This is a predicted structure of a 72-nucleotide RNA (transfer RNA) from a Candidatus Harrisonbacteria bacterium. The coordinates come from a structure-prediction model, not an experiment, and the mean pLDDT is 84. It matches the Rfam family "tRNA". Rfam classes the family as a transfer RNA. The source organism's lineage runs through Bacteria, Bacteria candidate phyla and Candidatus Harrisoniibacteriota.
RNA sequence: UGCGGCGUGGAGCAGUGGCAGCUCGCCGGGCUCAUAAUCCGGAGGUCGUCCGUUCGAAUCGGACCGCCGCAA
Numbered sequence: 001u002g003c004g005g006c007g008u009g010g011a012g013c014a015g016u017g018g019c020a021g022c023u024c025g026c027c028g029g030g031c032u033c034a035u036a037a038u039c040c041g042g043a044g045g046u047c048g049u050c051c052g053u054u055c056g057a058a059u060c061g062g063a064c065c066g067c068c069g070c071a072a
Stems, first nucleotide, its partner, number of pairs: 001071007010024004018055001026042005048064005
């Protein structure tokens, strides 16, 4: 320098045009002599940034940033 993949709550991931979800974790409560397990409830996300397409964008297009890989 070129090509490809990835970027979504604290962590790991899903969601491929129509109100952003799952598991674990965290907080509160139930159960227990107590802890674990288990059950109920809750908080936490401007979907990497900007621009565009669209009635409507996490999703489509462009540029840029970051990480990983391949090539030179």